[in-house]
C1' cells in the first nucleotide's frame, strides 16, 4: 500500500408541533398534570434446554427417544470454554454425525481373472517338443549342433490391465522367475516403561503378523429423559336443569395427563345418547438463573463480593404523523407468561489483534 482471518460495538441522530400506550400526583370514576417510562440483534424459526401452572403427595420395569474423544462451567441443554485426534489452508486459523467391525447381521452395482468357500485375463520362468530355419556328416534320406517355437504340464502374484478398494507399503538381498523368503525403516498386533486428572503422547522390547471398507445400515455399549402447557391456571360476576334416559359394576374386567406391564388409588365409580348455559371482567403479565461500574479467582466459559439502576406489559391489539436540519443516507425487520442457546435473514459504519505478498529505509 494490497489482500486474508478472528474478536468486539452500533442500529438513523438532532428539534419543534400534535396524537397514543403504561406509571405517579391532583379531583373523582373519567379528565388535568408530567422534572418518570415505551419493540430486536435477530423481536424471526419454534429447533433445543429450563423457570412457573396443573394432573398428583405419584413408585419400579420394558418398549421407545435424545447425545456419543476428554476434562471443566451452566439452573440445565443436543450450549459455551480449554485440550486431544483426524482433515483444509503457505499461514493467521477452520471443520468434524469424534464410542465400539476381534459380539452377531447385512451392504459394495459396473469394471475386472478374482471383492470371500478368493484367485490368473496379459505376462514371466522352467519340463516336453508338433513344427520351422541355419551348419556339419553322410548310409540320400538319417544323424548331430544351434535358434526360434504352436499346443499340453509345473511354478508365480513380484510387473501391467479392471476398479473407490486387489490382501500390508518402499528399498536391499536373494531366486530358474518370484513372494516377508530374509534383512532395514515404516505399518499392524501383543508386553510393559515415562508424561498428562484424561482424551492421548513418546520411546523400549517383541511377533513375520493378515483380507479391505462401511454403524448418518441394523445392531453391541455408556449416559439422560413422566405428561400437557399462559388458549397452563386461581378467582369474582351472571345465567341455566342442584338436567334426563340406559347399560356396566360395587374391591378393581373399568377409569386415573404418552405406549405396555406390576404398584397405588377411587363406588360421591365408569361407559353411550339426548338436551341447557357459559361471548363478561381481574389476577397471572414482569425484580429478574436481571442489567451496570469497580476490585478479586481463573488460559477460558465462568464464578465471588461492593455498590447502583428498575430499562415495555399491549388485548381486534400502545412508540405514529408533519416540519426542519446533520449524515456515514438507513438493509434483515415488531414483544404477547419469562429467561439461556442454536440455527436462519442481512445495507452501512466503527474499533482492536492477527497471518501472507509486494516496495523502501
Nucleotide at each position: 500500500g494490497g489482500a486474508g482471518u478472528u474478536g468486539g460495538c452500533c442500529a438513523g441522530g438532532c428539534a419543534a408541533u400534535c396524537g397514543c400506550c403504561c406509571g405517579c400526583u391532583g379531583c373523582a370514576u373519567g379528565c388535568a398534570g408530567u422534572u418518570g417510562g415505551g419493540a430486536g440483534g435477530a423481536a424471526a424459526g419454534u429447533c433445543c434446554g429450563g423457570g412457573c401452572u396443573c394432573c398428583a403427595c405419584a413408585g419400579g420395569g420394558u418398549a421407545g427417544a435424545g447425545u456419543g474423544c476428554c476434562a471443566g462451567g451452566u439452573a440445565a441443554c443436543g450450549c459455551c470454554u480449554g485440550g486431544g485426534a483426524g482433515g483444509c489452508g503457505u499461514g493467521a486459523g477452520c471443520c468434524u454425525a469424534c464410542g465400539g467391525a476381534a459380539a452377531g447381521u447385512g451392504c459394495a452395482g459396473c469394471a475386472g481373472a478374482a471383492a470371500a468357500u478368493a484367485u490368473a485375463c496379459c505376462g514371466c520362468c522352467u519340463u516336453u517338443g508338433a513344427g520351422c530355419u541355419g551348419g556339419a556328416g553322410c548310409a540320400c534320406g538319417c544323424u548331430u549342433c544351434a535358434g526360434c517355437a504352436g499346443g499340453a504340464g509345473g511354478g508365480u502374484a513380484a510387473g501391467g490391465g479392471u476398479g473407490a478398494a486387489a490382501u500390508g507399503g518402499u528399498g536391499c538381498g536373494g531366486u530358474a522367475a518370484g513372494a516377508g523368503c530374509g534383512c532395514a525403516c515404516c505399518g499392524c498386533g501383543c508386553g510393559g516403561c515415562c508424561g498428562g486428572c484424561a482424551a492421548c503422547g513418546g520411546g523400549c522390547g517383541u511377533g513375520g503378523c493378515a483380507g479391505u471398507g462401511u454403524a448418518a445400515a441394523c445392531c453391541c455399549c455408556a449416559c439422560u429423559c413422566g405428561g400437557a402447557g399462559c388458549a397452563a391456571g386461581a378467582c369474582c360476576a351472571a345465567a341455566u336443569a342442584g338436567g334426563a334416559a340406559u347399560c356396566c359394576g360395587u374391591u378393581a374386567a373399568u377409569c386415573g395427563u404418552g405406549a405396555c406391564c406390576c404398584a397405588c388409588g377411587a363406588a360421591g365409580g365408569g361407559g353411550u345418547u339426548c338436551g341447557g348455559g357459559u361471548a363478561g371482567g381481574u389476577c397471572g403479565c414482569u425484580u429478574u438463573a436481571g442489567g451496570u461500574a469497580c476490585c478479586u479467582g481463573g488460559c477460558g466459559a465462568c464464578g465471588g463480593g461492593u455498590a447502583u439502576c428498575a430499562c415495555a406489559g399491549a388485548u381486534g391489539a400502545a412508540u405514529g404523523a408533519u416540519u426542519g436540519u446533520c449524515c456515514u443516507c438507513g438493509a434483515c425487520a415488531g414483544a404477547a407468561c419469562c429467561c439461556g442457546g442454536c440455527u436462519u435473514a442481512u445495507c452501512g459504519g466503527c474499533c482492536a489483534a492477527c497471518u501472507c505478498c509486494c516496495u523502501u529505509a
Bacterial RNase P class A from a Gammaproteobacteria bacterium, 361 nucleotides, folded computationally. Taxonomically the source falls in Gammaproteobacteria (Bacteria, Pseudomonadati, Pseudomonadota). It matches the Rfam family "Bacterial RNase P class A". By type it is a ribozyme.